[in-house]
RNA sequence: CGAGUCGACCGGGCGGCCGCGGCGGUGCGCAGCACCGACGAGGAAAGUCCGGACUCCGCAGGGCAGGGUGGUUGCUAACGGCAACCCGAGGUGACUCGCGGGACAGUGCCACAGAGAAGAGACCGCCCGGCCUCACGGCCGGGUAAGGGUGAAACGGUGGUGUAAGAGACCACCAGCACCCCGGGUGACCGGGGUGGCUAGGUAAACCCCACCCGGAGCAAGGCCAAGAAGGGGUCGCGAGACCCUUGCGCAGACGUUCGAGGGCUGCCCGCCCGAGUCUGCGGGUAGGCCGCACGAGCCUGCCGGCAACGGUAGGCCUAGAUGGAUGGUCGCCGCCCGAGACGCGGGUCUCGGGAUACAGGAUCCGGCUUAAACGUCGGCUCGCCCG
Numbered sequence: 001c002g003a004g005u006c007g008a009c010c011g012g013g014c015g016g017c018c019g020c021g022g023c024g025g026u027g028c029g030c031a032g033c034a035c036c037g038a039c040g041a042g043g044a045a046a047g048u049c050c051g052g053a054c055u056c057c058g059c060a061g062g063g064c065a066g067g068g069u070g071g072u073u074g075c076u077a078a079c080g081g082c083a084a085c086c087c088g089a090g091g092u093g094a095c096u097c098g099c100g101g102g103a104c105a106g107u108g109c110c111a112c113a114g115a116g117a118a119g120a121g122a123c124c125g126c127c128c129g130g131c132c133u134c135a136c137g138g139c140c141g142g143g144u145a146a147g148g149g150u151g152a153a154a155c156g157g158u159g160g161u162g163u164a165a166g167a168g169a170c171c172a173c174c175a176g177c178a179c180c181c182c183g184g185g186u187g188a189c190c191g192g193g194g195u196g197g198c199u200a201g202g203u204a205a206a207c208c209c210c211a212c213c214c215g216g217a218g219c220a221a222g223g224c225c226a227a228g229a230a231g232g233g234g235u236c237g238c239g240a241g242a243c244c245c246u247u248g249c250g251c252a253g254a255c256g257u258u259c260g261a262g263g264g265c266u267g268c269c270c271g272c273c274c275g276a277g278u279c280u281g282c283g284g285g286u287a288g289g290c291c292g293c294a295c296g297a298g299c300c301u302g303c304c305g306g307c308a309a310c311g312g313u314a315g316g317c318c319u320a321g322a323u324g325g326a327u328g329g330u331c332g333c334c335g336c337c338c339g340a341g342a343c344g345c346g347g348g349u350c351u352c353g354g355g356a357u358a359c360a361g362g363a364u365c366c367g368g369c370u371u372a373a374a375c376g377u378c379g380g381c382u383c384g385c386c387c388g
Base pairs, nucleotide, nucleotide: 001384002383003382004381005380006379007378008377009376012334013333014332015331016330017329018328020040021039023037024036025035026034027033028032042359046370047369049368050367051366052365053364054218055217056216057215061270062269063268064267066214067213068212069211070210071085072084073083074082075081086100087098088097089096090095101209102208106207107206108203109202110201123148124147125144126143127142128141129140130139131138132137156174157173158172159171160170161169175199176198177196178195179194180193181192182191183190184189222291223290224289225288230247231246232245233244234243235242236241249283250282251281252280253279254278255277262274263273264272265271298317299316300315301314302313303312304311305310336355337354338353339352340351341350342349343348
């Protein structure tokens, strides 16, 4: 200098004027208005894919089903997340990828080709014997799976002994598998040695088996107040009516009140629990206000421990809570981007013009994952080239 790989950051800044939201304060003519103050969207607010906090229902258990995860060890409130490591595959490498337990529990599948695709197999071959032929060669029987062929894959590989010809039939070495021992590691595993002729494939992101885990619903959760339909009671009033308290609508029907309607325990079953009302049809009233609502498994910085994820500790900070739903407009300067020109040996500098920039906006809140993404900025590591 170039190429690659991994990670982090930014998402315009400053100022003036005008205009918004809730909160706090002050004042006033107080259903409201005015002024002052601090604050006022994101790294993903998105997708709704996981896990929780929280709220309500339930909690007595058993069985069956269903769902999720799948190497090891740690982190975490938890997770299907994160960190480190192991094994395998790719890459010169940094690094990247993995639906990473089991094929000897069972079932299924492996097209076509091929003799034969899992206790498979004889197409071409090789060998022995017999018969026929002048010969070439042909036929029959037996042996064989080393050679050739087919295929993605053919029942271990190379070399030899042996044989009629061969063959783990036997031997040496190698690979795999099983068992035993030693060393390292928390562990998954890694390294080494020994014995055994044991060698019957692949596929589970096929069904399945194994191990571990799993209540349901969700802030439109869930509470409080007010109001109202209709009824009852009280007070005032000659009356019409007004006010207050209380219940919480009317009609019809079905079933039921311990011989239990209905409901609950995930989906089903058993079993258990609650229970005096429940359900259906038609009609009517209300749809308002408040809480939940933001102090959090919170954020920032330093130190300590740890390879790291992260944990501990000290100090500091309070950063939207809307509800037809708020943060925008404008001007100037700077920064950034694009284009043109000029200057300079070069790094670069100046001038003019244009642009206002990507993905995109809360609604209970957190921890993750996934997806989108303009202009840029910084760092670690790897490889190549050149110089010293």
The prediction has a mean pLDDT of 77. This is a predicted structure of a 388-nucleotide RNA (Bacterial RNase P class A) from Actinokineospora terrae. Its Rfam family is "Bacterial RNase P class A". By type it is a ribozyme. It was read from a public genome assembly, where an Rfam model found it.